Model confidence (mean pLDDT): 81 of 100. A computed fold for a 468-nucleotide part of an RNA from a Minisyncoccota bacterium, annotated as small-subunit ribosomal RNA, 3' major domain. It matches the Rfam family "Bacterial small subunit ribosomal RNA". Its family is annotated with structural constituent of ribosome and ribosome in the Gene Ontology. The sequence was found in a public genome assembly.

[in-house]
Context: one part of a larger RNA
RNA sequence: AGACGGGGACCUACACAAGCGGUGGAUCACGUGGCUUAAUUCGUCAGUAAGCGAGGAACCUUACCAGGGCUUGAAAAUCUAGUGAAAGCCAUAAGAAAUUAUGGCCCACCCACAAGGACACUAGACCAGGUGCUGCAUGGUUGUCGUCAGCAGGUGGCUUGAGUUGCUCCCUUAAAUGGGGUAACCUGCGCAACCCUUGUCCUAUGUUUUAUAUGUCAUAGGAGACUGCCCGGGACAACCGGGAGGAAGGUGAGGAUGACGCCAAAUCAGCAUGGCCUUUUGAUGCCCUGGGCUGCACACGUGAUACAAUGGGAAUGACAAAGGGUCGCCAAGCGGUAACGCGGAGCCAAUCCCAUCAAACAUUCCCCCAAUUCGGAUUGAGGUCUGCAACCUGACCUCAUGAAGCCGGAAUCGCUAGUAACCGUGGAUCAGCCACGCCACGGUGAAUAUGUCCCUGGGUCUUGUACU
Numbered sequence: 001a002g003a004c005g006g007g008g009a010c011c012u013a014c015a016c017a018a019g020c021g022g023u024g025g026a027u028c029a030c031g032u033g034g035c036u037u038a039a040u041u042c043g044u045c046a047g048u049a050a051g052c053g054a055g056g057a058a059c060c061u062u063a064c065c066a067g068g069g070c071u072u073g074a075a076a077a078u079c080u081a082g083u084g085a086a087a088g089c090c091a092u093a094a095g096a097a098a099u100u101a102u103g104g105c106c107c108a109c110c111c112a113c114a115a116g117g118a119c120a121c122u123a124g125a126c127c128a129g130g131u132g133c134u135g136c137a138u139g140g141u142u143g144u145c146g147u148c149a150g151c152a153g154g155u156g157g158c159u160u161g162a163g164u165u166g167c168u169c170c171c172u173u174a175a176a177u178g179g180g181g182u183a184a185c186c187u188g189c190g191c192a193a194c195c196c197u198u199g200u201c202c203u204a205u206g207u208u209u210u211a212u213a214u215g216u217c218a219u220a221g222g223a224g225a226c227u228g229c230c231c232g233g234g235a236c237a238a239c240c241g242g243g244a245g246g247a248a249g250g251u252g253a254g255g256a257u258g259a260c261g262c263c264a265a266a267u268c269a270g271c272a273u274g275g276c277c278u279u280u281u282g283a284u285g286c287c288c289u290g291g292g293c294u295g296c297a298c299a300c301g302u303g304a305u306a307c308a309a310u311g312g313g314a315a316u317g318a319c320a321a322a323g324g325g326u327c328g329c330c331a332a333g334c335g336g337u338a339a340c341g342c343g344g345a346g347c348c349a350a351u352c353c354c355a356u357c358a359a360a361c362a363u364u365c366c367c368c369c370a371a372u373u374c375g376g377a378u379u380g381a382g383g384u385c386u387g388c389a390a391c392c393u394g395a396c397c398u399c400a401u402g403a404a405g406c407c408g409g410a411a412u413c414g415c416u417a418g419u420a421a422c423c424g425u426g427g428a429u430c431a432g433c434c435a436c437g438c439c440a441c442g443g444u445g446a447a448u449a450u451g452u453c454c455c456u457g458g459g460u461c462u463u464g465u466a467c468u
Base pairs, nucleotide, nucleotide: 001468002467003465004464005463007462008461009460010459011458012457013456015452016451019415020414021413022412023411026305027304028303029302030301031300032299033298034296035295042053043052064291065290066289067288068287069286070285073127078125079124080123081122082121083120084119088105089104090103091102092101093100094099129278130277132276133275134274138272139271140267141266142265143263145261150189151188152187153186154185155184156165157164158163169180170179171178195255196254197253198252200223201222202221203220204219205218206217226249229243230242231241232240233239307408311367312366313365314364315363316362317361323354324353325352328347329346333342334341335340374405379400380399381398382397383396384395385394421444422443423442424441425440426439427438
């Protein structure tokens, strides 16, 4: 000087407290461990792994396993020799396919011919290839402390020196934010602001909408908030408390933005890349068929649905936002109990469609506290759709079946406002979908905290130390 302390002081955060809703018990879904397996491909493991890479595993994907095949190779560059227009298509046979064999079609361009060019095949030479190993050789990217307020330098001062000061102190702040003081004075990276969205108003424009106008809407530009004004406190300062006006008040709200560094943190399987290994006739390369990644005594994690009357069922009636659509979204109408089928209008989209009345909600009726008209697992039967193909292993519909579960031990998580909770809607991926996931959108809409004794994390100063 650091690091640490079941040392101290001050401060801070959904850290606790005060509240609301959960998890841990049940069933199912998904992920992980373990077990099993020919294979159940690989990575990720306290916080900072486990609905994570994967924003779509039936084939493909696919890296794994079994079997069948290829060896200059599926894709690349160069050269030598030979052959052939290059390619491609069809038929037959074998095969699970990859592929192989045979036959047929086609037989070009420049050109009088030749030479030459391009392309392919065969043989060969340098080579390719590798999701093989090493993230403890690396780049790049990322998590984390933490959006915490810190981290560092120049000159000067102090010290024999390592170092220190500045950055300590008082007040203040979300903030090393600002004010005061001060052997310090400045500066840089961070903070804040500049950026985007949203909330109010004005101006301009107007595809859509509509009978027209308007402009609630959209697009573009601008205004507005600055402790600017008033009162009180405070050192008359910074600032704090209250108030006026205002759509908004003291950072208005949200996002993007992540300093120096820590964890030899994560990733050689996104990509790139050093080194090592493999590379031949049984490859760690390549093609194909089938299987596996979905296996199930069990353990953990994340969710969905419930255990009901603030509810379940039936009928009727309202109110959104944001998205997507041409190999696409698919209206009306018709058929079917339904999934869906037929149909074909419109739309390359403010125009048409997904899309309906969004659902929770409201009104009326039934249920009457029961393992039930709660709950829906599981199983049987019949169907629909996608797709070469739903056995392993898809989703959906109808009928029947109707399990556990009566609010969950120790323990533990999220959240401070349009938030939690509840309710539905859309999108990416995508033929289809195991989505209850993720990302976004709106609807209804709380309670509590005016505190810091304690738990956890962090910051500053200080103190102790047998640690570096």